The part of an RNA shown here (large-subunit ribosomal RNA, domain IV) has 329 nucleotides and comes from a metagenome. It matches the Rfam family "Bacterial large subunit ribosomal RNA".
Context: one part of a larger RNA
RNA sequence: CCAAGGUAAAGGAACUCGGCCAACUAACUCCGUAACUUCGGAAGAAGGAGUGCCCGCGCAAGCGGGUCGCAGUGAAGAGGCCCAGGCGACUGUUUACCAAAAACACAGGGCUCUGCGAAGUCGUAAGACGACGUAUAGGGCCUGACACCUGCCCGGUGCUGGAAGGUUAAGGGGAUCUGUCAUGACGCAAGUCGGCAGCAGUGAACCGAAGCCCCAGUAAACGGCGGCCGUAACAAUAACGGUCCUAAGGUAGCGAAAUUCCUUGUCGGGUAAGUUCCGACCUGCACGAAUGGUGUAACGAUCUGGGCGCUGUCUCUACCUUGGACUCG
Numbered sequence: 001c002c003a004a005g006g007u008a009a010a011g012g013a014a015c016u017c018g019g020c021c022a023a024c025u026a027a028c029u030c031c032g033u034a035a036c037u038u039c040g041g042a043a044g045a046a047g048g049a050g051u052g053c054c055c056g057c058g059c060a061a062g063c064g065g066g067u068c069g070c071a072g073u074g075a076a077g078a079g080g081c082c083c084a085g086g087c088g089a090c091u092g093u094u095u096a097c098c099a100a101a102a103a104c105a106c107a108g109g110g111c112u113c114u115g116c117g118a119a120g121u122c123g124u125a126a127g128a129c130g131a132c133g134u135a136u137a138g139g140g141c142c143u144g145a146c147a148c149c150u151g152c153c154c155g156g157u158g159c160u161g162g163a164a165g166g167u168u169a170a171g172g173g174g175a176u177c178u179g180u181c182a183u184g185a186c187g188c189a190a191g192u193c194g195g196c197a198g199c200a201g202u203g204a205a206c207c208g209a210a211g212c213c214c215c216a217g218u219a220a221a222c223g224g225c226g227g228c229c230g231u232a233a234c235a236a237u238a239a240c241g242g243u244c245c246u247a248a249g250g251u252a253g254c255g256a257a258a259u260u261c262c263u264u265g266u267c268g269g270g271u272a273a274g275u276u277c278c279g280a281c282c283u284g285c286a287c288g289a290a291u292g293g294u295g296u297a298a299c300g301a302u303c304u305g306g307g308c309g310c311u312g313u314c315u316c317u318a319c320c321u322u323g324g325a326c327u328c329g
Stems, first nucleotide, its partner, number of pairs: 001324008010315002014313001019310001027051005036041001038145001052067006068072001080308007087300002092104002108143007120129003146295004151225003156222002158218005165213003171207002177201004184193003226244005253287001254284001265281005
């Protein structure tokens, strides 16, 4: 010097990003116990008192008397507590080896598909799962206890339904045109011209589904939810009016928020002093209603702020024990 432990005057978080760490607390019996609440809880709330041994009485619980120590749950093991807020209802699950969480799941809610050889899934198939189930069932997707609620937009995209019209494949259909060519015409010849049938090629009208165009429905489908100007008898503000645009212009509730850039917004609280915290305000850069909105008792090795207790975290270090390091052998 290092590690693991022990103790510490006075102070007691002044340490630090942050009480991280450590310390306090701790068993049993009795007394006592608030807000809030889903009436179950919260609760071991909080906060107090007692605890040995001997004698007597008593079934016991216990009561009375006596007595020892610094100390009686005599050693060891054994909750620190409270207040306020965010998130998630809860018990659970997770990144085996840096993340345990506000992430996942969850009961509950909703939409949608599926009538049974179900839908869906695996497989080329046979076959299998679904299910030896049958819509109070099974699959997919979203939301996430509970309470109060869940507004407007179907123009775009998706899905569902519709079938009049437009477009449209293979196929059907064969018009037209072409190749070859019997015979024919011309020519002295070479050859040229025309060209039946057949065999081929070309392939126009016309008839051809679904789909798309089109018409409608549908947002707990994907999603979206405005601008400018003026106006009230101080000023300010604008219930009101005008105008442009849109499919419709954000309703309730919440709001500097896990969301607020400006921003340490402003006011209030807490502190001697508070970029954090709590309560308000609303000017929401850029909340908002199952990509759910707002609350919420209980719960949480969750996150944030405050307080009491307690302490070597600190002022400010010291000493001790054990084991190393180090020196010598």